The RNA shown here (c-di-GMP-I riboswitch aptamer) has 75 nucleotides and comes from a Deltaproteobacteria bacterium. The coordinates come from a structure-prediction model, not an experiment, and the mean pLDDT is 90. The source organism's lineage runs through Bacteria, Pseudomonadati, Myxococcota and Myxococcia. Rfam family: c-di-GMP-I riboswitch aptamer. Gene Ontology term of the family: cyclic-di-GMP binding. It was read from a public genome assembly, where an Rfam model found it. The model forms 94% of the base pairs in the Rfam consensus.

[in-house]
RNA sequence: CUCCGAGAAUAGCAAAACCGAUGCGAAUCGGUGACGCAAAGCCACAGGCCCCUUGAGGGUAGCUGGGUUGCCGAA
Numbered sequence: 001c002u003c004c005g006a007g008a009a010u011a012g013c014a015a016a017a018c019c020g021a022u023g024c025g026a027a028u029c030g031g032u033g034a035c036g037c038a039a040a041g042c043c044a045c046a047g048g049c050c051c052c053u054u055g056a057g058g059g060u061a062g063c064u065g066g067g068u069u070g071c072c073g074a075a
Base pairs, nucleotide, nucleotide: 004073005072012037013036017032018031019030020029021028022027035062041068042067043066045065046064047063048060049059050058051057052055
């Protein structure tokens, strides 16, 4: 450095639900809260799914694949 992911350690993120806000909507943001997550960090490139004002439109990265960056170091 690469692969890998522990009965390790230091951290991190935050499902559902509720409250508020934005949006036609899917959904998103903030707070509370933790179902879980070794990338549940980031990217809409391909596929899937969802929405609508049906378009070269929008959403979903915690759906799958891919790209890219990163903590630790047992086997």